[in-house]
C1' cells in the first nucleotide's frame, strides 16, 4: 500500500440501523442524609460540544468526503 472493527465524561461502555423530543448508563470524584466513626445503603451534583477538518441539511455523533490515531487479517 489492501481489507475489517474501533475513537462518545476521568476508566468501561450504549446510542449510529430509522438525523430532532438524547447526549445517556456503571464505576470512580464532590456534596448531603445515614453511623460513635469508617464502610454499605439512599439523595443530590460537577465534570463531554461525540478523534479532526469540510460538506449535505431547517437540523449532524447519527448521512458524504479527505486526513490521523488504536486493534485484527492478508500481503
Nucleotide at each position: 500500500c489492501g481489507c475489517a472493527g474501533g475513537g462518545u465524561a476521568g476508566g468501561g461502555c450504549a446510542g449510529c440501523u430509522c438525523g430532532g423530543u438524547c447526549a445517556g448508563c456503571c464505576c470512580g470524584c464532590c456534596g448531603g442524609c445515614c453511623u460513635c466513626a469508617u464502610a454499605c445503603g439512599c439523595c443530590g451534583g460537577a465534570g463531554g460540544u461525540c478523534g479532526c477538518a469540510g460538506g449535505u441539511u431547517c437540523g449532524a455523533a447519527u448521512c458524504c468526503u479527505g486526513c490521523c490515531c488504536c486493534u485484527g487479517c492478508a500481503c

Record summary
This is a predicted structure of a 75-nucleotide RNA (transfer RNA) from Microbacterium maritypicum MF109. The sequence is in RNAcentral, with records from Rfam. It matches the Rfam family "tRNA". Rfam links the family to the GO term triplet codon-amino acid adaptor activity.